A computed fold for a 72-nucleotide RNA from a Planctomycetota bacterium, annotated as transfer RNA. NCBI's taxonomy places the organism under Bacteria, Pseudomonadati, Planctomycetota. It matches the Rfam family "tRNA". About the family: Transfer RNA (tRNA) molecules are approximately 80 nucleotides in length. The RNAcentral record of the sequence draws on ENA.

RNA sequence: GGGCUGUUGGCUCAGCGGAAGAGCACUUGCUUCACACCCAAGGGGUCAGAGGUUCGAAUCCUCUACAGCCCA
Repeated sequence: GGGCUGUUGGCUCAGCGGAAGAGCACUUGCUUCACACCCAAGGGGUCAGAGGUUCGAAUCCUCUACAGCCCA
RNA backbone atom coordinates (compact mmCIF):
# COMPACT_ATOMS: atom_id res chain seq x y z
P G A 1 -0.65 3.79 3.59
O5' G A 1 -0.79 2.81 2.32
C5' G A 1 -0.66 3.37 1.00
C4' G A 1 -0.66 2.24 0.00
C3' G A 1 -1.92 1.36 0.00
O3' G A 1 -3.00 1.91 -0.72
C1' G A 1 0.00 0.00 0.00
P G A 2 -4.49 1.66 -0.25
O5' G A 2 -4.76 0.16 -0.71
C5' G A 2 -4.79 -0.18 -2.08
C4' G A 2 -4.97 -1.68 -2.26
C3' G A 2 -6.16 -2.28 -1.56
O3' G A 2 -7.39 -2.07 -2.25
C1' G A 2 -4.27 -3.61 -1.15
P G A 3 -8.77 -1.98 -1.44
O5' G A 3 -9.04 -3.49 -0.99
C5' G A 3 -9.26 -4.48 -1.96
C4' G A 3 -9.39 -5.85 -1.32
C3' G A 3 -10.42 -5.96 -0.21
O3' G A 3 -11.74 -6.12 -0.73
C1' G A 3 -8.41 -6.96 0.49
P C A 4 -12.98 -5.59 0.09
O5' C A 4 -13.12 -6.64 1.29
C5' C A 4 -13.42 -7.99 1.04
C4' C A 4 -13.32 -8.81 2.31
C3' C A 4 -14.15 -8.33 3.49
O3' C A 4 -15.51 -8.70 3.39
C1' C A 4 -11.97 -8.86 4.20
P U A 5 -16.64 -7.86 4.07
O5' U A 5 -16.42 -8.11 5.63
C5' U A 5 -16.64 -9.37 6.19
C4' U A 5 -16.23 -9.41 7.65
C3' U A 5 -16.84 -8.35 8.56
O3' U A 5 -18.16 -8.68 8.96
C1' U A 5 -14.54 -8.48 8.98
P G A 6 -19.22 -7.52 9.23
O5' G A 6 -18.71 -6.89 10.61
C5' G A 6 -18.79 -7.62 11.81
C4' G A 6 -17.94 -7.01 12.89
C3' G A 6 -18.40 -5.66 13.44
O3' G A 6 -19.42 -5.79 14.40
C1' G A 6 -16.06 -5.63 13.07
P U A 7 -20.48 -4.61 14.56
O5' U A 7 -19.66 -3.48 15.34
C5' U A 7 -19.06 -3.76 16.59
C4' U A 7 -18.38 -2.51 17.15
C3' U A 7 -19.32 -1.34 17.37
O3' U A 7 -18.99 -0.66 18.58
C1' U A 7 -17.56 -0.71 15.93
P U A 8 -19.84 -0.90 19.88
O5' U A 8 -21.35 -0.66 19.41
C5' U A 8 -21.84 0.64 19.18
C4' U A 8 -23.32 0.71 19.48
C3' U A 8 -23.72 0.24 20.87
O3' U A 8 -23.54 1.25 21.84
C1' U A 8 -25.16 -0.74 19.26
P G A 9 -22.69 0.98 23.12
O5' G A 9 -23.79 1.20 24.24
C5' G A 9 -23.48 0.90 25.61
C4' G A 9 -24.36 1.76 26.50
C3' G A 9 -24.08 1.60 27.99
O3' G A 9 -23.97 2.86 28.62
C1' G A 9 -26.39 1.21 27.49
P G A 10 -22.51 3.51 28.73
O5' G A 10 -21.72 2.46 29.65
C5' G A 10 -20.40 2.76 30.12
C4' G A 10 -19.87 1.63 30.97
C3' G A 10 -19.76 0.29 30.24
O3' G A 10 -18.52 0.18 29.57
C1' G A 10 -20.92 -0.01 32.28
P C A 11 -18.46 -0.59 28.16
O5' C A 11 -18.54 -2.13 28.58
C5' C A 11 -17.48 -2.74 29.30
C4' C A 11 -17.80 -4.20 29.57
C3' C A 11 -18.17 -5.02 28.35
O3' C A 11 -17.04 -5.50 27.65
C1' C A 11 -19.77 -5.38 30.04
P U A 12 -17.15 -5.83 26.05
O5' U A 12 -18.15 -7.08 26.01
C5' U A 12 -17.74 -8.34 26.56
C4' U A 12 -18.82 -9.36 26.34
C3' U A 12 -19.36 -9.46 24.92
O3' U A 12 -18.52 -10.22 24.07
C1' U A 12 -21.15 -9.44 26.46
P C A 13 -18.63 -10.05 22.45
O5' C A 13 -20.14 -10.51 22.23
C5' C A 13 -20.93 -9.98 21.21
C4' C A 13 -22.35 -10.41 21.41
C3' C A 13 -23.30 -10.06 20.29
O3' C A 13 -23.22 -11.02 19.26
C1' C A 13 -24.27 -9.45 22.35
P A A 14 -23.81 -10.69 17.80
O5' A A 14 -25.34 -10.95 18.09
C5' A A 14 -26.32 -10.14 17.51
C4' A A 14 -27.69 -10.51 17.99
C3' A A 14 -28.80 -9.98 17.09
O3' A A 14 -29.06 -10.90 16.03
C1' A A 14 -29.24 -9.33 19.30
P G A 15 -28.82 -10.40 14.53
O5' G A 15 -29.94 -9.26 14.35
C5' G A 15 -31.28 -9.53 14.67
C4' G A 15 -32.03 -8.27 14.91
C3' G A 15 -31.89 -7.21 13.82
O3' G A 15 -32.70 -7.47 12.70
C1' G A 15 -31.62 -6.19 15.94
P C A 16 -32.06 -7.45 11.27
O5' C A 16 -33.03 -6.71 10.24
C5' C A 16 -32.40 -6.00 9.19
C4' C A 16 -32.89 -6.53 7.87
C3' C A 16 -34.42 -6.43 7.69
O3' C A 16 -34.84 -5.13 7.28
C1' C A 16 -33.59 -8.53 6.91
P G A 17 -34.28 -4.86 5.72
O5' G A 17 -34.82 -3.37 5.83
C5' G A 17 -34.05 -2.47 6.53
C4' G A 17 -34.87 -1.33 7.10
C3' G A 17 -36.37 -1.49 7.06
O3' G A 17 -36.93 -0.82 8.18
C1' G A 17 -35.76 0.38 5.81
P G A 18 -37.72 -1.64 9.25
O5' G A 18 -38.68 -0.52 9.87
C5' G A 18 -38.18 0.47 10.77
C4' G A 18 -39.26 1.44 11.20
C3' G A 18 -40.47 0.77 11.86
O3' G A 18 -41.03 1.68 12.80
C1' G A 18 -41.14 1.85 9.87
P A A 19 -40.92 1.36 14.32
O5' A A 19 -39.59 2.17 14.68
C5' A A 19 -38.49 1.50 15.25
C4' A A 19 -37.37 2.48 15.64
C3' A A 19 -37.89 3.72 16.41
O3' A A 19 -36.84 4.21 17.25
C1' A A 19 -37.01 4.38 14.32
P A A 20 -37.01 4.14 18.80
O5' A A 20 -36.25 2.79 19.23
C5' A A 20 -36.64 1.55 18.64
C4' A A 20 -35.71 0.46 19.06
C3' A A 20 -35.57 0.27 20.58
O3' A A 20 -36.62 -0.54 21.08
C1' A A 20 -33.44 0.18 19.50
P G A 21 -36.95 -0.46 22.62
O5' G A 21 -36.09 -1.66 23.18
C5' G A 21 -36.72 -2.74 23.78
C4' G A 21 -35.93 -4.01 23.58
C3' G A 21 -35.13 -4.49 24.79
O3' G A 21 -35.97 -5.08 25.79
C1' G A 21 -33.85 -4.80 22.83
P A A 22 -35.41 -5.28 27.25
O5' A A 22 -34.55 -6.62 27.16
C5' A A 22 -35.17 -7.83 26.74
C4' A A 22 -34.14 -8.93 26.63
C3' A A 22 -33.26 -9.13 27.85
O3' A A 22 -33.91 -9.93 28.84
C1' A A 22 -31.90 -9.11 25.92
P G A 23 -33.62 -9.65 30.38
O5' G A 23 -32.22 -10.35 30.64
C5' G A 23 -32.06 -11.74 30.44
C4' G A 23 -30.61 -12.11 30.48
C3' G A 23 -29.81 -11.57 31.66
O3' G A 23 -29.99 -12.35 32.84
C1' G A 23 -28.61 -11.17 29.70
P C A 24 -30.10 -11.61 34.26
O5' C A 24 -28.63 -11.09 34.54
C5' C A 24 -27.57 -12.01 34.72
C4' C A 24 -26.22 -11.33 34.59
C3' C A 24 -25.97 -10.16 35.53
O3' C A 24 -25.62 -10.57 36.86
C1' C A 24 -25.28 -9.57 33.38
P A A 25 -26.13 -9.69 38.13
O5' A A 25 -25.40 -8.28 37.90
C5' A A 25 -24.01 -8.16 38.07
C4' A A 25 -23.53 -6.78 37.65
C3' A A 25 -24.13 -5.60 38.41
O3' A A 25 -23.49 -5.39 39.66
C1' A A 25 -24.20 -5.15 36.12
P C A 26 -24.35 -4.90 40.91
O5' C A 26 -24.85 -3.44 40.50
C5' C A 26 -23.92 -2.37 40.32
C4' C A 26 -24.65 -1.10 39.98
C3' C A 26 -25.79 -0.72 40.91
O3' C A 26 -25.31 -0.08 42.08
C1' C A 26 -26.51 -0.51 38.68
P U A 27 -26.12 -0.26 43.45
O5' U A 27 -27.46 0.60 43.24
C5' U A 27 -27.40 2.01 43.10
C4' U A 27 -28.80 2.57 42.93
C3' U A 27 -29.83 2.10 43.94
O3' U A 27 -29.74 2.79 45.17
C1' U A 27 -30.75 1.97 41.76
P U A 28 -30.16 2.06 46.52
O5' U A 28 -31.76 1.97 46.43
C5' U A 28 -32.55 3.14 46.44
C4' U A 28 -34.00 2.82 46.16
C3' U A 28 -34.63 1.75 47.04
O3' U A 28 -35.00 2.22 48.32
C1' U A 28 -35.22 1.36 44.78
P G A 29 -35.03 1.19 49.57
O5' G A 29 -36.30 0.30 49.28
C5' G A 29 -37.61 0.86 49.28
C4' G A 29 -38.62 -0.09 48.68
C3' G A 29 -38.80 -1.42 49.39
O3' G A 29 -39.61 -1.32 50.54
C1' G A 29 -38.67 -1.80 47.07
P C A 30 -39.38 -2.29 51.79
O5' C A 30 -39.73 -3.73 51.22
C5' C A 30 -41.07 -4.04 50.82
C4' C A 30 -41.17 -5.43 50.26
C3' C A 30 -40.63 -6.54 51.15
O3' C A 30 -41.58 -6.95 52.13
C1' C A 30 -39.80 -6.83 48.97
P U A 31 -41.09 -7.16 53.63
O5' U A 31 -40.17 -8.46 53.53
C5' U A 31 -40.72 -9.68 53.04
C4' U A 31 -39.62 -10.68 52.77
C3' U A 31 -38.65 -10.91 53.91
O3' U A 31 -39.17 -11.82 54.87
C1' U A 31 -37.44 -10.61 51.91
P U A 32 -38.94 -11.49 56.45
O5' U A 32 -37.39 -11.75 56.65
C5' U A 32 -36.84 -13.02 56.45
C4' U A 32 -35.34 -13.00 56.67
C3' U A 32 -34.86 -12.30 57.93
O3' U A 32 -34.97 -13.14 59.07
C1' U A 32 -33.55 -11.61 56.10
P C A 33 -35.56 -12.45 60.45
O5' C A 33 -34.41 -11.46 60.88
C5' C A 33 -34.65 -10.48 61.88
C4' C A 33 -33.35 -9.88 62.35
C3' C A 33 -32.44 -9.42 61.22
O3' C A 33 -32.77 -8.09 60.81
C1' C A 33 -31.19 -10.74 62.75
P A A 34 -32.77 -7.75 59.26
O5' A A 34 -31.23 -7.85 58.85
C5' A A 34 -30.29 -6.89 59.32
C4' A A 34 -28.89 -7.27 58.94
C3' A A 34 -28.67 -7.55 57.45
O3' A A 34 -28.45 -6.36 56.73
C1' A A 34 -27.72 -9.29 58.72
P C A 35 -28.99 -6.27 55.18
O5' C A 35 -27.95 -7.17 54.40
C5' C A 35 -26.58 -6.80 54.32
C4' C A 35 -25.74 -7.92 53.74
C3' C A 35 -26.19 -8.47 52.40
O3' C A 35 -25.82 -7.65 51.31
C1' C A 35 -25.68 -10.25 53.84
P A A 36 -26.79 -7.58 50.02
O5' A A 36 -26.71 -9.07 49.42
C5' A A 36 -25.50 -9.54 48.84
C4' A A 36 -25.57 -11.03 48.57
C3' A A 36 -26.67 -11.48 47.64
O3' A A 36 -26.37 -11.28 46.26
C1' A A 36 -26.63 -12.88 49.50
P C A 37 -27.53 -10.92 45.23
O5' C A 37 -28.38 -12.26 45.13
C5' C A 37 -27.78 -13.47 44.68
C4' C A 37 -28.70 -14.64 44.88
C3' C A 37 -30.07 -14.53 44.23
O3' C A 37 -30.04 -14.84 42.84
C1' C A 37 -30.32 -15.28 46.45
P C A 38 -31.01 -14.03 41.81
O5' C A 38 -32.48 -14.43 42.27
C5' C A 38 -32.91 -15.76 42.19
C4' C A 38 -34.28 -15.91 42.81
C3' C A 38 -35.37 -14.99 42.28
O3' C A 38 -35.90 -15.45 41.04
C1' C A 38 -35.43 -15.01 44.62
P C A 39 -36.28 -14.39 39.91
O5' C A 39 -37.50 -13.56 40.53
C5' C A 39 -38.71 -14.22 40.86
C4' C A 39 -39.63 -13.28 41.61
C3' C A 39 -39.87 -11.94 40.97
O3' C A 39 -40.83 -12.00 39.91
C1' C A 39 -39.39 -11.63 43.24
P A A 40 -40.66 -11.05 38.67
O5' A A 40 -41.09 -9.63 39.24
C5' A A 40 -42.40 -9.41 39.72
C4' A A 40 -42.56 -8.02 40.29
C3' A A 40 -42.08 -6.87 39.41
O3' A A 40 -43.00 -6.52 38.41
C1' A A 40 -41.27 -6.56 41.60
P A A 41 -42.43 -5.89 37.03
O5' A A 41 -42.00 -4.41 37.44
C5' A A 41 -42.97 -3.45 37.85
C4' A A 41 -42.31 -2.24 38.48
C3' A A 41 -41.38 -1.44 37.59
O3' A A 41 -42.06 -0.57 36.68
C1' A A 41 -40.35 -1.78 39.68
P G A 42 -41.33 -0.20 35.29
O5' G A 42 -40.07 0.70 35.70
C5' G A 42 -40.29 1.95 36.35
C4' G A 42 -38.99 2.52 36.85
C3' G A 42 -37.95 2.88 35.81
O3' G A 42 -38.24 4.11 35.17
C1' G A 42 -36.91 1.77 37.62
P G A 43 -37.64 4.43 33.72
O5' G A 43 -36.13 4.85 34.04
C5' G A 43 -35.88 6.03 34.80
C4' G A 43 -34.39 6.15 35.08
C3' G A 43 -33.51 6.15 33.85
O3' G A 43 -33.42 7.44 33.26
C1' G A 43 -32.63 4.65 35.44
P G A 44 -33.32 7.60 31.67
O5' G A 44 -31.86 7.05 31.31
C5' G A 44 -30.71 7.69 31.84
C4' G A 44 -29.49 6.83 31.64
C3' G A 44 -29.24 6.40 30.21
O3' G A 44 -28.56 7.39 29.47
C1' G A 44 -29.04 4.55 31.63
P G A 45 -29.18 7.88 28.02
O5' G A 45 -28.65 6.74 27.03
C5' G A 45 -27.29 6.32 27.03
C4' G A 45 -26.89 5.85 25.65
C3' G A 45 -27.25 6.85 24.57
O3' G A 45 -26.11 7.27 23.84
C1' G A 45 -28.06 4.64 24.07
P U A 46 -25.84 8.89 23.64
O5' U A 46 -25.76 9.13 22.08
C5' U A 46 -26.80 8.66 21.24
C4' U A 46 -27.16 9.73 20.23
C3' U A 46 -26.63 9.49 18.81
O3' U A 46 -27.52 8.65 18.10
C1' U A 46 -26.18 11.73 19.49
P C A 47 -26.98 7.72 16.96
O5' C A 47 -26.38 6.48 17.77
C5' C A 47 -25.00 6.17 17.81
C4' C A 47 -24.79 4.67 17.78
C3' C A 47 -24.38 4.11 16.44
O3' C A 47 -23.35 3.15 16.64
C1' C A 47 -26.33 3.02 17.18
P A A 48 -22.30 2.80 15.51
O5' A A 48 -21.02 3.68 15.86
C5' A A 48 -20.70 3.95 17.23
C4' A A 48 -19.54 4.92 17.31
C3' A A 48 -19.68 6.14 16.41
O3' A A 48 -20.40 7.18 17.04
C1' A A 48 -17.60 5.13 16.02
P G A 49 -21.42 8.08 16.12
O5' G A 49 -20.46 9.03 15.28
C5' G A 49 -19.63 9.97 15.94
C4' G A 49 -18.80 10.75 14.95
C3' G A 49 -19.56 11.33 13.77
O3' G A 49 -20.22 12.55 14.08
C1' G A 49 -17.66 10.24 12.97
P A A 50 -21.60 12.93 13.33
O5' A A 50 -21.13 13.31 11.86
C5' A A 50 -20.29 14.44 11.65
C4' A A 50 -19.85 14.53 10.20
C3' A A 50 -20.94 14.50 9.15
O3' A A 50 -21.60 15.75 8.99
C1' A A 50 -19.23 13.03 8.50
P G A 51 -23.13 15.75 8.54
O5' G A 51 -23.11 15.28 7.01
C5' G A 51 -22.63 16.15 6.03
C4' G A 51 -22.38 15.42 4.72
C3' G A 51 -23.59 14.88 3.99
O3' G A 51 -24.32 15.87 3.28
C1' G A 51 -21.93 13.24 4.01
P G A 52 -25.91 15.68 3.10
O5' G A 52 -26.04 14.46 2.09
C5' G A 52 -25.59 14.58 0.75
C4' G A 52 -25.62 13.26 0.03
C3' G A 52 -27.00 12.66 -0.21
O3' G A 52 -27.68 13.25 -1.29
C1' G A 52 -25.52 10.99 0.55
P U A 53 -29.27 13.26 -1.29
O5' U A 53 -29.71 11.74 -1.50
C5' U A 53 -29.44 11.07 -2.72
C4' U A 53 -29.97 9.65 -2.66
C3' U A 53 -31.42 9.52 -2.27
O3' U A 53 -32.29 9.74 -3.38
C1' U A 53 -30.13 7.97 -1.05
P U A 54 -33.58 10.69 -3.21
O5' U A 54 -34.52 9.86 -2.22
C5' U A 54 -35.00 8.58 -2.59
C4' U A 54 -35.63 7.90 -1.42
C3' U A 54 -36.67 8.71 -0.64
O3' U A 54 -37.93 8.73 -1.29
C1' U A 54 -35.21 7.61 0.86
P C A 55 -38.71 10.11 -1.40
O5' C A 55 -39.16 10.36 0.10
C5' C A 55 -39.77 11.62 0.47
C4' C A 55 -40.38 11.52 1.86
C3' C A 55 -39.48 10.90 2.92
O3' C A 55 -38.59 11.85 3.48
C1' C A 55 -41.59 9.88 3.01
P G A 56 -37.06 11.41 3.66
O5' G A 56 -37.16 10.31 4.82
C5' G A 56 -37.59 10.68 6.13
C4' G A 56 -37.83 9.45 6.98
C3' G A 56 -36.66 8.53 7.15
O3' G A 56 -35.78 8.96 8.18
C1' G A 56 -38.59 7.27 6.60
P A A 57 -34.20 8.81 7.92
O5' A A 57 -33.92 7.25 7.95
C5' A A 57 -34.26 6.47 9.13
C4' A A 57 -33.17 5.47 9.43
C3' A A 57 -31.82 6.07 9.81
O3' A A 57 -31.15 5.18 10.71
C1' A A 57 -31.58 4.78 7.87
P A A 58 -31.34 5.42 12.27
O5' A A 58 -30.24 4.44 12.91
C5' A A 58 -28.86 4.75 12.81
C4' A A 58 -28.02 3.50 12.88
C3' A A 58 -28.02 2.66 11.60
O3' A A 58 -27.05 3.10 10.68
C1' A A 58 -28.42 1.27 13.50
P U A 59 -27.34 3.10 9.09
O5' U A 59 -27.76 1.61 8.74
C5' U A 59 -26.81 0.54 8.84
C4' U A 59 -27.49 -0.78 8.57
C3' U A 59 -27.99 -0.96 7.15
O3' U A 59 -27.74 -2.29 6.71
C1' U A 59 -29.79 -1.18 8.67
P C A 60 -26.53 -2.54 5.68
O5' C A 60 -26.97 -1.71 4.38
C5' C A 60 -27.68 -2.33 3.33
C4' C A 60 -27.78 -1.39 2.12
C3' C A 60 -26.52 -0.57 1.82
O3' C A 60 -25.57 -1.34 1.07
C1' C A 60 -28.41 0.85 1.79
P C A 61 -24.00 -1.06 1.22
O5' C A 61 -23.81 0.30 0.44
C5' C A 61 -23.99 0.38 -0.96
C4' C A 61 -23.68 1.77 -1.47
C3' C A 61 -22.35 2.36 -1.02
O3' C A 61 -21.26 1.89 -1.80
C1' C A 61 -24.05 3.95 -0.70
P U A 62 -19.78 1.75 -1.15
O5' U A 62 -19.30 3.27 -1.01
C5' U A 62 -19.10 4.05 -2.17
C4' U A 62 -18.71 5.47 -1.79
C3' U A 62 -17.56 5.60 -0.80
O3' U A 62 -16.28 5.43 -1.40
C1' U A 62 -19.32 7.05 -0.18
P C A 63 -15.07 4.79 -0.57
O5' C A 63 -14.63 5.99 0.40
C5' C A 63 -14.11 7.20 -0.15
C4' C A 63 -14.07 8.28 0.90
C3' C A 63 -13.27 7.98 2.17
O3' C A 63 -11.87 8.13 2.00
C1' C A 63 -15.34 8.94 2.76
P U A 64 -10.86 7.21 2.85
O5' U A 64 -11.02 7.79 4.33
C5' U A 64 -10.63 9.13 4.61
C4' U A 64 -11.02 9.52 6.02
C3' U A 64 -10.48 8.64 7.13
O3' U A 64 -9.12 8.92 7.43
C1' U A 64 -12.77 9.09 7.53
P A A 65 -8.20 7.73 8.00
O5' A A 65 -8.76 7.53 9.50
C5' A A 65 -8.68 8.59 10.44
C4' A A 65 -9.30 8.19 11.75
C3' A A 65 -8.83 6.86 12.33
O3' A A 65 -7.60 6.98 12.99
C1' A A 65 -11.18 6.97 12.45
P C A 66 -6.55 5.74 12.96
O5' C A 66 -7.18 4.67 13.99
C5' C A 66 -7.40 5.03 15.33
C4' C A 66 -8.28 4.01 16.03
C3' C A 66 -7.85 2.57 15.90
O3' C A 66 -6.82 2.22 16.80
C1' C A 66 -10.17 2.73 15.46
P A A 67 -5.75 1.05 16.31
O5' A A 67 -6.60 -0.30 16.46
C5' A A 67 -7.05 -0.72 17.74
C4' A A 67 -7.88 -1.98 17.62
C3' A A 67 -7.27 -3.11 16.81
O3' A A 67 -6.31 -3.85 17.53
C1' A A 67 -9.53 -2.83 16.18
P G A 68 -5.14 -4.62 16.73
O5' G A 68 -5.88 -5.89 16.09
C5' G A 68 -6.46 -6.88 16.91
C4' G A 68 -7.25 -7.87 16.10
C3' G A 68 -6.51 -8.53 14.95
O3' G A 68 -5.68 -9.60 15.36
C1' G A 68 -8.64 -7.81 14.21
P C A 69 -4.37 -9.98 14.51
O5' C A 69 -4.94 -10.67 13.20
C5' C A 69 -5.62 -11.91 13.29
C4' C A 69 -6.22 -12.29 11.95
C3' C A 69 -5.26 -12.34 10.79
O3' C A 69 -4.47 -13.52 10.73
C1' C A 69 -7.20 -11.18 10.14
P C A 70 -3.01 -13.50 10.03
O5' C A 70 -3.32 -13.36 8.47
C5' C A 70 -3.96 -14.41 7.78
C4' C A 70 -4.32 -13.98 6.37
C3' C A 70 -3.16 -13.53 5.50
O3' C A 70 -2.41 -14.60 4.95
C1' C A 70 -4.96 -12.01 5.27
P C A 71 -0.87 -14.40 4.52
O5' C A 71 -0.96 -13.45 3.24
C5' C A 71 -1.53 -13.91 2.04
C4' C A 71 -1.50 -12.84 0.99
C3' C A 71 -0.15 -12.19 0.72
O3' C A 71 0.69 -12.99 -0.10
C1' C A 71 -1.79 -10.52 0.88
P A A 72 2.31 -12.94 0.07
O5' A A 72 2.70 -11.49 -0.45
C5' A A 72 2.50 -11.15 -1.82
C4' A A 72 2.71 -9.66 -2.03
C3' A A 72 4.07 -9.13 -1.57
O3' A A 72 5.10 -9.38 -2.50
C1' A A 72 2.35 -7.70 -0.82